This is a predicted structure of an 85-nucleotide RNA (c-di-GMP-I riboswitch aptamer) from a Syntrophomonadaceae bacterium. The sequence was found by an Rfam model in a public genome assembly.

[in-house]
RNA sequence: UGACGAUAAUGGCAAAACUUCCGAAAGGAAGCGACGCAAAGUCAUGGGCCUAACCCCGUAAGGGUAUGGUUGCCAGGCUGCCGAA
Numbered sequence: 001u002g003a004c005g006a007u008a009a010u011g012g013c014a015a016a017a018c019u020u021c022c023g024a025a026a027g028g029a030a031g032c033g034a035c036g037c038a039a040a041g042u043c044a045u046g047g048g049c050c051u052a053a054c055c056c057c058g059u060a061a062g063g064g065u066a067u068g069g070u071u072g073c074c075a076g077g078c079u080g081c082c083g084a085a
Stems, first nucleotide, its partner, number of pairs: 004083002012037002018031005035072001041078003045075003048070003055064003
């Protein structure tokens, strides 16, 4: 230095719920909260999944569709603390 991840140490992040706001929705932001996480840091690049406003089809019910979202779904890229085996 790389791989790796301990009943080590310093710390870090913050699920669900609740309140407020944004959004058509999925979902997001802030506060509170703590399920958990060795990258639960970051990037929508590939795949998956979620939503369907606009648009298209339909007499209608409804259906299709991402340019919307999800990094705490998986993979990959970039970066990072510590140092037992």